Predicted 3D model of a 73-nucleotide RNA (transfer RNA) from a soil metagenome. Its Rfam family is "tRNA". The family's RNA type in Rfam is transfer RNA. Model confidence (mean pLDDT): 80 of 100.

RNA sequence: GCCCCGGUACCUCAGUGGAAAGAGGACCCGCCUACCAAGCGGGCUGUCGCGCGUUCGAGUCGCGCUCGGGGCG
Numbered sequence: 001g002c003c004c005c006g007g008u009a010c011c012u013c014a015g016u017g018g019a020a021a022g023a024g025g026a027c028c029c030g031c032c033u034a035c036c037a038a039g040c041g042g043g044c045u046g047u048c049g050c051g052c053g054u055u056c057g058a059g060u061c062g063c064g065c066u067c068g069g070g071g072c073g
Base pairs, nucleotide, nucleotide: 001072002071003070004069005068006067007066010025011024012023013022018056027043028042029041030040031039049065050064051063052062053061
């Protein structure tokens, strides 16, 4: 330098162009318990890496950039 995959919540990750963007874990509160854990109920957190474009509508499509991983030279 070229090619491929990926960047979405604190973490691990889902998410077919159309709902108000989700799950599990963590964390917080309550119940339960002699206490803790487990379990049960509730709650909290989002510039969807950045910018531009396409579209009535973009996490999703296109282009550029950037960061991480892999391959080739």